[in-house]
Molecule: Bacterial RNase P class A
Organism: Pseudonocardiaceae bacterium
């Protein structure tokens, strides 16, 4: 100095005025008024895993999901890390939706002859016939050629295709063929040797070679209660009815319960309901369910953010990560806050008969004009995963080419 691969981070500063919300504090009848705080890396898609809250928590059977190399990691996972294994890259490095396909059953477009108990389109080869040429002669043939003919053998070529029932030399044979041989690919079963392991090296034997697809049924191993912060609790209010009281009526007040009609079911011969879906079997179960139809209240407070938290440091571990010690508090809305206007700098985007450097792409500058400026925005909360994202920075590493 090109060219590239990986990992991490930034994603505007900086100032003026006006706003908004949550806790703290002062004040005030009351509105205030000061301080601290005040969106992300994804807050997003809600796909996966937990936390926490309510339900349930005798069993059995069918069905259903869901994971899938090994070792490790984490609360936990479909995450993450090492590794192995199969592919791609000269390399850094990147990809795998990585049990099983000799249990079984489906499939495999188009092309092609033929797509899985194989199978014959062209060639090849043998036979019959039949024509040319020759020859010898009156119906005959050794070579040699040939046929829109018949029969039969082959699987070496050739063509198809994502995949063609091993390769490449060689006996052989009319042609061929693992039909037989010799190496060499792969397949099983044994042995040894390395590693926790996945799995790797090597050796012997064997029958000669078996197609792919399981994100298709489907075997096998392991795991799997259900709903979710609108979870769940708490106050307060309520329509209509009951009772007391003001002596009674009117009307009001103050405690209780928590609305009223109508129609179905049904209380040990059980309506409903819970037991993740069904089925058996079990639990609850009575002024109870289910169904219409009309009415009322629809406010507030818990949960509600200090937590598998963050930084920095050491320490073990190749790493995912864990121990330890010290600082530190970083949103909490609820018709739903976190904005809006401006001024500098900074970027970016289009232009320039613009100038300077560079063989060149291209860089730096100068001018003019846009552009508030990439994606996108909390709603119980973590751990991750996928998607979006204008522009920038740092690192570590590979190839190439010069120069030493």
């Nucleotide at each position: 100095c090109g060219a590239g691969c990986u990992g991490g981070c930034c994603g505007g500063g900086c100032g003026g005025c006006c706003g908004c919300g949550u806790c703290a504090g002062c004040g005030u009848g009351a509105u205030g008024c000061u301080g601290c705080c005040g969106a992300g890396g994804a807050a997003a898609g809600u796909c996966c895993g937990g936390a926490c809250u309510c339900c349930a928590c005798a069993g059995g059977g069918c069905a259903g999901g869901g994971u899938g190399g090994u070792u490790g990691u984490c609360a936990a996972c479909a995450g993450c890390a090492a590794c192995c294994c199969g592919g791609g890259g000269u390399g850094a490095c990147c990809c795998g939706c990585g049990g099983g396909a000799c249990a079984g059953u489906g499939c495999c477009a188009c092309a092609g002859a033929a797509a899985a108990c194989a199978g014959a389109c062209c060639g090849c080869c043998c036979c019959g016939c039949c024509c040319c040429a020759c020859g010898a002669g009156a119906u005959c043939g050794a070579c040699g050629g040939g046929g829109c003919c018949g029969g039969g053998g082959u699987a070496a070529g050739g063509g198809u295709g994502a995949a063609a029932c091993g390769g490449u030399g060689g006996u052989g044979u009319a042609a061929g063929a693992g039909a037989c041989c010799a190496c060499c690919a792969g397949c099983g079963u044994c042995c040894c040797g390395g590693g926790u392991g996945a799995c790797c090296g090597g050796g012997a034997c064997g029958g000669c070679u078996c197609g792919g697809u399981a994100a298709a049924c489907c075997c096998c191993a392991c795991c799997c209660g259900g709903a979710g912060c609108a979870a769940g609790g708490c106050c307060a209010a309520g329509a209509g009815g009951g009772c007391a009281c003001c002596g009674c009526a009117c009307g009001g007040u103050g405690c209780c319960u928590g609305c009223g009609c109508a129609g179905g079911c049904g209380u040990u011969c059980g309506a409903g309901g819970g037991u993740u879906g069904c089925c058996c079997g079990c639990c609850c179960g009575a002024u109870g369910c289910c169904u219409g139809c009309g009415g009322g209240u629809a406010g507030g407070c818990c949960g509600c953010u200090g937590g598998a938290g963050c930084c920095u440091g050491u320490c073990g571990g190749u790493g995912a990560c864990g121990g330890c010690a010290g600082g530190c508090c970083g949103a909490g809305a609820u018709g739903g806050a976190u904005g809006g206007c401006c001024g500098c700098c900074g970027g970016c985007c289009g232009g320039g008969c613009c100038g300077c450097c560079g063989c060149g792409a291209g860089g730096c500058g100068c001018c003019c004009g846009g552009c508030g400026c990439a994606c996108a925005g909390a709603a119980u909360c973590c751990g991750g995963c996928u998607u979006a994202c204008a522009g920038g920075c740092c690192a570590g590493c590979u190839c190439g080419u010069c120069c030493g």